Description:
Predicted 3D model of a 73-nucleotide RNA (transfer RNA) from a Lachnospiraceae bacterium. RNAcentral holds the sequence, with entries from ENA.
RNA sequence: GGAAGAUUAGCUCAGCUGGGAGAGCGCCCGCUUGACGUGCGGAAGGUCACAGGUUCGAGUCCCGUAUCUUCCA
Numbered sequence: 001g002g003a004a005g006a007u008u009a010g011c012u013c014a015g016c017u018g019g020g021a022g023a024g025c026g027c028c029c030g031c032u033u034g035a036c037g038u039g040c041g042g043a044a045g046g047u048c049a050c051a052g053g054u055u056c057g058a059g060u061c062c063c064g065u066a067u068c069u070u071c072c073a
Stems, first nucleotide, its partner, number of pairs: 001072007010025004019056001028042004049065002052062002
């Protein structure tokens, strides 16, 4: 220098054919216990990396930028 992939909750990750943003773990609260843990129930937590475009509508499609990983040279 060229190519491919990844970027979504605190962490690990789903999200199908463009229309409701989610799971597990963790944090918090309640129940249970003598207490802790386990178990059960509930709640909070999101600029979907950034910016632009297409569309009635974008996490999803297109262009660019950034970071990380891999491959080629």
Rfam family: tRNA. Rfam classes the family as a transfer RNA.